[in-house]
RNA sequence: GGCCUUAUGGUGUAGAGGUAAGCAUAGAAGACUUUCAAUCUUCUGACAUGGGUUCGAUUCCCAUUAAGGCUA
Numbered sequence: 001g002g003c004c005u006u007a008u009g010g011u012g013u014a015g016a017g018g019u020a021a022g023c024a025u026a027g028a029a030g031a032c033u034u035u036c037a038a039u040c041u042u043c044u045g046a047c048a049u050g051g052g053u054u055c056g057a058u059u060c061c062c063a064u065u066a067a068g069g070c071u072a
Stems, first nucleotide, its partner, number of pairs: 001071007010025004018055001027043005048064005
């Protein structure tokens, strides 16, 4: 240099055109407990960036950025 893959809460992940973007964990509050832990309930918090297609994009396409892999 060429080609390929990936990017979603603090972390790990699901979702592959339309419903409130789900789950686990972490964090906060409450219940329970003499206290802590555990358990239960509730809450908070996310689609890498910029364009395009579409009535509608996290999803499809292009570019960029970042990470990884193959090859010369």

RNAcentral holds the sequence, with entries from Rfam. This is a predicted structure of a 72-nucleotide RNA (transfer RNA) from Ktedonospora formicarum. The coordinates come from a structure-prediction model, not an experiment, and the mean pLDDT is 81.